This is a predicted complex of two RNAs, RNase P RNA and transfer RNA, with 407 nucleotides together. Rfam match: Bacterial RNase P class A. It is annotated as a ribozyme.
[in-house]
RNA sequence: GGAGAUGGCCAGGCAGCCGCUGUGGCGACACAGAGGAAAGUCCGGGCUCCACAGAGCGGGAUGCGGGGUAACUCCCCGGCGCGCAUAGGUGCCGCGCAAGCGGCGCGAAGGCGACGAACAGGGCCACAGAGACGAGUCCUCCUGGCAACGGGAGGGGUGAAACGGGCAACCUCCAUCCGGAGCAACACCAAAUAGGCAAGCGCCCGAGGCCGGCUCGGCCGAGCUUGCGGGUAGGUGGCACGAGCCCUGGGGCAACUCAGGGCCCAGAGGAAUGGCUGCCGGGAGGGGUUCGCCCCUUCGCACAGAACCCGGCUUACAGGCCGUCUCCCAUU
RNA sequence: GCAGGCAUAGCUCAACGGGGAGAGCGCGACGUUGCCAGCGUCGAGACGUGAGUUCGAGGCUCACUGGCUGCCCCA
Repeated sequence: GGAGAUGGCCAGGCAGCCGCUGUGGCGACACAGAGGAAAGUCCGGGCUCCACAGAGCGGGAUGCGGGGUAACUCCCCGGCGCGCAUAGGUGCCGCGCAAGCGGCGCGAAGGCGACGAACAGGGCCACAGAGACGAGUCCUCCUGGCAACGGGAGGGGUGAAACGGGCAACCUCCAUCCGGAGCAACACCAAAUAGGCAAGCGCCCGAGGCCGGCUCGGCCGAGCUUGCGGGUAGGUGGCACGAGCCCUGGGGCAACUCAGGGCCCAGAGGAAUGGCUGCCGGGAGGGGUUCGCCCCUUCGCACAGAACCCGGCUUACAGGCCGUCUCCCAUU
Repeated sequence: GCAGGCAUAGCUCAACGGGGAGAGCGCGACGUUGCCAGCGUCGAGACGUGAGUUCGAGGCUCACUGGCUGCCCCA
C1' cells in the first nucleotide's frame, strides 16, 4: 500500500431576531430545555397497591463450564460443534506445446449456535424403498447348472437417515428460578347533581313551590331544611439526586469493580423543546481548469422525537472520524 | 401510556397434534339462447414479511409489519 473482517465514537457548527415550557427572582431579567435509538414493549429490576403460616400439586421460564451484575433470555472469558463461508495460498484430477484454464478438496481473521438428557418412558420419521426402528431379505453373496429352504458377514439399489440411528424450537425426565397487577399503579384535597345515614319541621290545623319585588288573593301541593360520611368531575403529589455523569488512580485477560475528587443534567399534562435569516461545513447537478482547484444553481441536510424511572436486547439510520485482527505485495 | 388476541384467493372460512394448499360467493373464457338472466364445463387467483429448528414449515420458535379489543366509576 491492497483485499477481507470487526469494534468504538460523533450525529452539522456559530451568530442575530421573534416565540414556547420549566426553575429562580417583587420585577427587569438570568439559567436550562430530546435520543442513540426517546421506537418495538421482547426480557430483567426499582417503585406502588393487593394477596401471603408451612408444604405439595398444577403452570411458566431458563439450560456447555466459569465469571460479572440489583437482576436477566443480557455482558465477558474459555471449551465444543457447524451439512458456515470464502480471499490469498495449496493438494489431486482433466484440458493445453506453454502461459494458463476448469473441476473436486484442504484452508485465515471472522460468522453462527434455544450446545442438559434419546439405554427412564411414550410418540413421530411422509414419498421412494423388500424393509423406517419390537426388524427384515429386492438384487448380489455363501453356491458348485437351476429352483426352494437356510444364513445375515461383505457389496448393490431407494432414501435426509437402513439396525448405526435421528427428532426433546413433540410430550417427557433432570437441575435452577418464578406471587398478581401495573404510574390510567397508588396517596391526598375536594364542587354541582343523584343516591345513603342522622336530626328538625310538615302531610288538609298543610311545610314548601308558582303568579317578575311586597301585601292580599288564586292555583299546585308531600315533602322541605340542615349536618355527616363515601365518591365522581377537577386539582396536587408520585415526578426528575439517580444501580446518575465526568476525571484520576488501584484490581481484573475482559465484562466489571473499588477509592478519591468534581458536577447537577428536559419535566409537559391534548402534552413545551419551534419559526425566519446570515456565514461556515456537507450532499446533488452544471461549467471552467494552469489538475492544485475555482465559479454558478439547488437541497435545510440520515433515522427519528421524551411521558414513572433504570439495565439490556431487537429494529431504523445520510455522512464522517478513530482503532484492532487476518492474508498478500514492496521496503528496511 | 399499559395490557391481550389476530393475520390463508377480491370477500367469508377450512386444512385434526409438521408430510401433495381447498370450499362457497365473486372474476374471466367457452357452451346453451334470437338476446339477457339462469345453468353446465374449464381456468386464473393466496399461507403478511424475514430468519431459525427439521430430511421437510400454512401449523413450531424468534424478529419485524399491519390491524383489532380492553383500561376509570356505579350497577